[in-house]
Predicted 3D model of a 352-nucleotide part of an RNA (small-subunit ribosomal RNA, central domain) from an uncultured bacterium. The full RNA is in RNAcentral, with records from ENA and SILVA.
Context: one part of a larger RNA
């Protein structure tokens, strides 16, 4: 390699958008590149396969006739598929119009509860913590209570199994700009489409970096105080970074559904969100049916080593792209590219 896999055994790139290649809906013609066929020419001999052949008494062997691939060229035919070219349709895909839901993103502004800290003002010997201490605050008046101020930072209830978003993620309230989505109509273009290495481009939780702010609270480092045999921890009292805001970087996560995107098909049941339609009805926003689009569950068939998946498939099938390939070493060394740094991305040998 061929072949086999990828939920959990090695293997789905964090997501997305997108040039190149790959594939890519329906009906009619055209010419024929691919594909298919004829004829011709060549494909040296020998070898090789086939013969009621011939010749060594057989046969091995020799001779004779046939046959043969794979190919190339010229010349001719066929037209299903593929490519191409023209012409035409709407089921794919996008707009258009008419609705609808939403923590989807950006920016300003703004409420209220609460923690701390300042002031004042009752009060007076405690408080805090813990399994039990004790460090620690407190007669220079704490703790509790009332009253008044500052300042971060996060949004109890509503609230969900909900909801929106490519994904990471998104929650108090109003405004301002914006993004995508879903129905409904079948009016418009008419293949305009899928995927997407190498590559390039966006975005990407925390943590951490850089300059400059901001600092209640909680808290890596660090101090102390317990347990302990020890405690460089689990508990307790402080406590800097940081957590917060602009900008800029960084580029990883169990970034997860450990499931890579589309599109197609394959019993059913019962929840939920947001539309449409019809019924019932005096009306209906309630209630019954239908139905599209998500989002749970529960299961036939079928997969599946089990677990379990099951129209949100991990069934059947197609298309394209990533990836795996004993164990250790290792996601490391070396080179390269990036990065201020941490330190990332590519990625081996040896050995067994």
């Nucleotide at each position: 390699u061929u072949g086999g896999g990828c939920g959990u055994a090695a293997a789905g790139c964090g997501u997305u958008c997108g040039a190149a290649g790959g594939c890519g809906g329906u009906c009619a013609g055209g010419g024929a590149g691919g594909u298919c066929u004829g004829a011709u020419a060549u494909u040296a001999a020998a070898u090789a396969c086939c013969u009621g052949c011939g010749g060594c008494u057989c046969a091995a062997c020799c001779g004779a006739g046939g046959u043969u691939u794979c190919g190339u060229a010229u010349c001719g035919g066929a037209a299903a598929c593929c490519a191409u070219c023209u012409g035409a349709c709407u089921a794919g895909a996008g707009g258009g119009a008419g609705a609808c839901a939403g923590a989807g993103g950006c920016a300003a502004c703004u409420a209220g509860a609460a923690u701390u800290c300042c002031c004042a003002u009752u009060g007076u010997a405690g408080g805090g913590g813990u399994a039990a201490a004790a460090u620690c605050c407190g007669u220079a008046g704490a703790u509790a209570a009332u009253g008044g101020g500052a300042g971060g930072a996060a949004u109890a209830c509503c609230g969900a199994a909900a909801g929106c978003g490519a994904a990471g993620g998104c929650a108090g309230g109003u405004u301002g700009c914006u993004g995508g989505g879903u129905c409904u109509u079948u009016c418009c273009u008419g293949a305009c489409g899928c995927u997407g290495u190498g590559c390039g481009a966006a975005c990407g939780a925390a943590a951490g970096c850089g300059u400059g702010g901001g600092g209640a609270g909680c808290g890596a480092a660090a101090g102390g105080g317990a347990u302990u045999a020890g405690a460089u921890a689990c508990c307790c009292c402080u406590g800097u970074a940081g957590u917060c805001c602009a900008c800029g970087c960084c580029g990883u996560a169990a970034a997860c559904g450990a499931u890579g995107a589309a599109c197609a098909c394959u019993c059913g049941g019962u929840g939920u969100a947001c539309g449409c339609u019809g019924g019932u009805u005096c009306a209906a926003u309630c209630c019954c049916a239908g139905u599209g689009u998500g989002u749970g569950c529960c299961u036939a068939a079928g997969c599946u080593a089990a677990c379990g998946c099951g129209u949100u498939a991990a069934g059947u099938g197609u298309u394209c792209c990533g990836c795996c390939u004993g164990u250790g070493g290792a996601g490391u060394a070396c080179g390269g590219c990036c990065g201020c740094a941490a330190g990332g991305c590519u990625a081996a040998a040896c050995a067994u």